[in-house]
């Protein structure tokens, strides 16, 4: 340098272009226990960056930034 892929909660991951972006598992307040753990309810909390397409983009294109694998 060029192909492929891949970046979404703290953390592992979902999401035929159309719902308030969802689960786990972590945190936060609570329930109940003599405490602890464990159950149970509530609750915070995410889409690499910049443009483009499109009524509507996590999704689709480009372009950059990082990881991986590939290939000379």
């Nucleotide at each position: 340098g060029c192909c492929u892929u891949g970046g979404u909660a703290g953390u592992u991951c979902a999401a035929c272009g159309g719902a308030u972006a969802g689960a786990a598992u972590g945190g936060a307040g609570g329930u109940u226990u003599c405490c602890u753990a464990a159950a149970c309810c509530u609750u915070a909390g995410a889409u690499g960056g910049c443009g483009g397409u499109u009524c509507g983009a996590u999704u689709c294109c480009g372009c950059c930034c990082c990881g991986a694998g590939g290939u000379a």